[in-house]
RNA sequence: AUUGAUAAAGCCAAACCCACCGGGAGGUGGGGGCGGAAAGCCACGGGUCUUGAACAGAGACAGCCGGGUUGCCAGGG
Numbered sequence: 001a002u003u004g005a006u007a008a009a010g011c012c013a014a015a016c017c018c019a020c021c022g023g024g025a026g027g028u029g030g031g032g033g034c035g036g037a038a039a040g041c042c043a044c045g046g047g048u049c050u051u052g053a054a055c056a057g058a059g060a061c062a063g064c065c066g067g068g069u070u071g072c073c074a075g076g077g
Base pairs, nucleotide, nucleotide: 003074004073011036012035016031017030018029019028020027021026034063040069041068042067044066045065046064047061048060049059050058051057
């Protein structure tokens, strides 16, 4: 550096519920735990979604895919 094991210490937190924010997708906090080797971060490309008369414009999703970037551990290769 690659890689990711019946390893170790940990980490995150789906659906759903409650409260709040938002026109909405959705977000924040608490509970919860489906799962995850980056389910850390970035809206750069694609995609899906919201709003809208609109294929305009604006927005959401990083746990949809790709990419960029940072990071714990070290059996085996």